[in-house]
RNA sequence: CGGCCUGUAGCUCAAUGGAAGAGCGGAUGUCUUAUACACUUCUGACGGAGGUUCGAUUCCUCCCAGGCCGA
Numbered sequence: 001c002g003g004c005c006u007g008u009a010g011c012u013c014a015a016u017g018g019a020a021g022a023g024c025g026g027a028u029g030u031c032u033u034a035u036a037c038a039c040u041u042c043u044g045a046c047g048g049a050g051g052u053u054c055g056a057u058u059c060c061u062c063c064c065a066g067g068c069c070g071a
Base pairs, nucleotide, nucleotide: 001070002069003068004067005066006065007064010024011023012022013021018054025043026042027041029039030038047063048062049061050060051059
């Protein structure tokens, strides 16, 4: 310098253009003499900027970060 892949919640991962989810985690409550377990409710995210579209996590461009390959 070029090519490819990845980027979603505190962590691990889903969601192939139509209302962003799960598990673990955190908080409250119930239960218990108390803790733990169990159960209830809540919490919190689409890497950034543009474009296409009635509508974008999804498609396109650029940038940023990480990884792999080549030179």